[in-house]
Context: one part of a larger RNA
Order: sequence, then structure tokens, then C1' cells
RNA sequence: CUGGGCGUAAAGCGCACGUAGGCGGACUAUUAAGUCAGGGGUGAAAUCCCGGGGCUCAACCCCGGAACUGCCUUUGAUACUGGUAGUCUCGAGUCCGGAAGAGGUGAGUGGAAUUCCGAGUGUAGAGGUGAAAUUCGUAGAUAUUCGGGAGGAACACCAGUGGCGAAAGCGGCUCACUGGUCCGGUACUGACGCUGAGGUGCGAAAGCGUGGGGAGCAAACAGGAUUAGAUACCCUGGUAGUCCACGCCCGUAAACGAUGGAAGCUAGCCGUCGGUGUGCAUGCACAUCGGUGGCGCAGCUAACGCAUUAAGCUUCCCGCCUGGGGAGUACGGUCGCAAGAUUAAAACUC
Repeated sequence: CUGGGCGUAAAGCGCACGUAGGCGGACUAUUAAGUCAGGGGUGAAAUCCCGGGGCUCAACCCCGGAACUGCCUUUGAUACUGGUAGUCUCGAGUCCGGAAGAGGUGAGUGGAAUUCCGAGUGUAGAGGUGAAAUUCGUAGAUAUUCGGGAGGAACACCAGUGGCGAAAGCGGCUCACUGGUCCGGUACUGACGCUGAGGUGCGAAAGCGUGGGGAGCAAACAGGAUUAGAUACCCUGGUAGUCCACGCCCGUAAACGAUGGAAGCUAGCCGUCGGUGUGCAUGCACAUCGGUGGCGCAGCUAACGCAUUAAGCUUCCCGCCUGGGGAGUACGGUCGCAAGAUUAAAACUC
């Protein structure tokens, strides 16, 4: 190089945009680079192979042939691929009219609840647990009342294998700005497409830096229990953090559908979400397009299961795997303030 694979056995980059590259719709003409056919030149000898021969045989040696699968050149062929020129509309996009949505960013605002503070009532307990204790309380707690106050965080019901987003993710309400999607029309462009090594951007939580904020919760920590011990599980406290702004911060997750992206084809049935059309358009039914679920045929699969949202049948492009441990480690490189991330072995061992 070839090969076989990647839902769960090793294996899909967390997700996107996109450079090079690879691949690419229909028709016509042309060219003849790839491709195919014929001719010529060359492809040293030895070796390999075939047929003979010589050493008593063999190894070895000699002769002849074939081969040297290649390169160059020339004459042709033109289906396919490529190049050039032109045309087209079904891929892709634009336009017009509608639709749904926790899509994003910023600003404002609302009620319930927890905590704290103030005031009133009121008296000896309250908390907490399996049981207790630490803890709080006669300096008046717990409970209860206030159309009293402060502050921070999160948004009950609606709520739904509902919706939106590329993924991470997104949920009180209002406004402003803004991205994408779907349906219908079929006016326009005319292959403008797919993928994507490097690269660039986004990327939960935790963590980092600077400055705020701090109600509740709560790593660390302290105490009380439990226990043989208890650096835990349980309880009482409680600091970082959780929240906000900024950052050439970090760049990782069971970042999961453990299933890369795109296109075409291949039985159905039952829900649900968003459109459109038709039908006594009353309620519903039917048809169709796009999502999201359940079941199921063919087919696939080691089985489990998947099954028009494929793990089926095909094509294109990328990533990745190659026994377990050592090890996602060491060393080196790159990045980072650090934590660390990324790239990534070997000895040895079974």
C1' cells in the first nucleotide's frame, strides 16, 4: 500500500464556519490530457521462467528463447472522466405573501417564598434526629399579626417522549434590536453544490484574574452524634463559590442518540407540533409538506435491537480503531497566570 471495521466489543473530533484538496445535475458541439487499439525505439549483462547441453548426479556452468508487466515516440478510436464553448432547470440560492417558537443580546418591571431588621400579641421552650446532642431562647426565642422595611437569587401553576437552537443550551411579564426555520406562490439567477486536512469561531459545570454583590444553598473548615475507629453517611454552624460586569482567561464532560456530514432509493399503522389545500367546509374527514414520538414488514445485526428521524440498499468527503496492562502516562513541542489542556511513546509484563 492493500484489508476489515467504528450504537453497546477498540474506534464518530463537543459543535459549527470555512482554505487547500477530493467529489459533483441535464443536453449539444469541440478537443483528445486521462482511457483504449496498432506500429516503431528503448528496456545492458547477470538473476527469475521455459527448452536443450557440459562436469558420474546435484549444486554449479554453457547455449537458445521468453520475459523485463516500464518509459519515449507515432498513427488512430471517442463511450466514459477531464479541458473549452454554448444551452437548460429538477440541485442550490434570491424574491413575494403568510406562520409558529423558553433562538440570541440589552433595558425595564411583577408576585409568591426564604433570610434579616422594626413594631404588636404572647410565654417557656424551640430546633433537630432512628434516638440524641452541639445550636437558639427570660437581654423574651419558637409561634402569630402588619395595606411595615431591606436585600439577593430563582421564576410555582400553564408544562406536554410540547417548542426553539449547530452544539453547549434556552422557561415570570413588557419593550427595543436581531439570527434561523417552515408553508404557499413560482417571478428571478442558472450548478452558483457536497465534504472539508490545516485554520478560525462558539463551547455546561468547576476553576482563574480585576471590581462589585452576597438572601438561600454550600466544597474546605469547626462542633455534635454514630462507630472498634468514622479524616464519611445524619445533625448544628460555616468560608470560597454559586449571582453581576469585564477578560486576546481556561477549552474540558457519560459535551450521549455512547450513532460524523450530504444526497437518492426501500411496506405500513397509531399519536403529537407548525403550515397549506379539498370536501353538506357546523364538527370532522381526506390529501400534502416540514418537525417530533411509539409500534412494526423487508432488510441488517454476534445478539440486544435498528427499521423512511436506519444500525436497510447505494454514492461522495472527513475523522477515528488495530489485544489487556504500563498510559491518555513519561519525554519533547504548542497553548495557559495557574490549575492544567493538547499532541503522544517505549522498556517491561500477561